[in-house]
RNA sequence: GGGGAUGUAGCUCAAUUGGGAGAGCGCUACCUUGGCAUGGUAGAGGUCGGCGGUUCGAAUCCGCUCAUCUCCA
Numbered sequence: 001g002g003g004g005a006u007g008u009a010g011c012u013c014a015a016u017u018g019g020g021a022g023a024g025c026g027c028u029a030c031c032u033u034g035g036c037a038u039g040g041u042a043g044a045g046g047u048c049g050g051c052g053g054u055u056c057g058a059a060u061c062c063g064c065u066c067a068u069c070u071c072c073a
Base pairs, nucleotide, nucleotide: 001072002071003070004069005068006067007066010025011024012023013022019056027043028042029041030040031039049065050064051063052062053061
C1' cells in the first nucleotide's frame, strides 16, 4: 500500500423482506433472612463508531471516514 472482518447498554452478545433497540451478567431500590448469600419484583443505563446519501421510514442499503483484528505484498 491492497483485500477481508468487526464496531449496538458498564462487560459479553442478539436484532430472521428496512417499520417496537433487546437478552444474560453487572448496577440501584424494595421484598425475602436474625444477618449474608440465593431467590423474587421494579427500575436506571444506548448519539446502534462518526459524517453524508437513498427511502414515507435506516442498527439494517450505498459512499466516505475512524478504531481494532486478520490476510497478501

Transfer RNA from a Planctomycetota bacterium, 73 nucleotides, folded computationally. The coordinates come from a structure-prediction model, not an experiment, and the mean pLDDT is 81. Its Rfam family is "tRNA". The family's RNA type in Rfam is transfer RNA.